[in-house]
Predicted 3D model of an 87-nucleotide RNA (transfer RNA) from a Phycisphaerales bacterium. It was read from a public genome assembly. Its Rfam family is "tRNA". From the family's description: Transfer RNA (tRNA) molecules are approximately 80 nucleotides in length.
RNA sequence: GCCGGAGUGGCGGAAUUGGUAGACGCGGCGGAUUCAAAAUCCGCUGGCCGAAAGGUCUUGGGGGUUCAAGUCCCCCCUCCGGUACCA
Numbered sequence: 001g002c003c004g005g006a007g008u009g010g011c012g013g014a015a016u017u018g019g020u021a022g023a024c025g026c027g028g029c030g031g032a033u034u035c036a037a038a039a040u041c042c043g044c045u046g047g048c049c050g051a052a053a054g055g056u057c058u059u060g061g062g063g064g065u066u067c068a069a070g071u072c073c074c075c076c077c078u079c080c081g082g083u084a085c086c087a
Base pairs, nucleotide, nucleotide: 001083002082003081004080005079006078007077010026011025012024019067027045028044029043030042031041032040046057047056048055049054060076061075062074063073064072
């Protein structure tokens, strides 16, 4: 250089044929229980703004197609595997 695979919250990891992104688990926060704690149970838990209702942004980065993109197309970055050349 060429070919293939991967990149999603704090972590692991889902998402059929393009149709509510983050299911589920861990962790975290609040509560119940306890003399107190552990364990267990219940609720909440991506970021930003907001008192709330709600708004807005978000799948490595940038564009494109589409009513709609994690998913399809183009360029780029990083990682993993394979492979060619090395006079």